[in-house]
RNA sequence: ACAAGAUAAAGCCAAACCAAUUGUGAGGCAGGGACGGAAAGUCACGGGCCUUUUCGCAACAAGCUUUUCACGUUUUUGAUUAGAAGAGAUAACCGGACUGCCGUC
Numbered sequence: 001a002c003a004a005g006a007u008a009a010a011g012c013c014a015a016a017c018c019a020a021u022u023g024u025g026a027g028g029c030a031g032g033g034a035c036g037g038a039a040a041g042u043c044a045c046g047g048g049c050c051u052u053u054u055c056g057c058a059a060c061a062a063g064c065u066u067u068u069c070a071c072g073u074u075u076u077u078g079a080u081u082a083g084a085a086g087a088g089a090u091a092a093c094c095g096g097a098c099u100g101c102c103g104u105c
Stems, first nucleotide, its partner, number of pairs: 005102001012037002017032002021028002041098003045095003048090001050088006060078003063073002
């Protein structure tokens, strides 16, 4: 130096959850707490998941139409949704880039 991560040593980080705060939200952040972690250190570059906004296929509900129902109507409104785009979030989802503690054999 490389590889590997030792029933070693020294330290390190901290999931769920609790509760304060912040954000429309996904989430962030200081505290408690440990499921775990050898890069669970840093970076949103690629993919994934998630959030939000816009567009939008779509007749589900109301409205309109019709004597009534059905049909129709999205260039009436609301809800939901395949899909598209924008903006975010996640580094403890995966890949990638950069850096790094210990020192068994």
The RNA shown here (c-di-GMP-I riboswitch aptamer) has 105 nucleotides and comes from a Desulfobacteraceae bacterium. The coordinates come from a structure-prediction model, not an experiment, and the mean pLDDT is 77. Rfam family: c-di-GMP-I riboswitch aptamer. Rfam describes the family as follows. GEMM was predicted in a large-scale screen for bacterial structured RNA regulatory elements. Genes associated with GEMM are involved in a diverse array of functions, including chemotaxis regulation, signal transduction, secretion and chitin.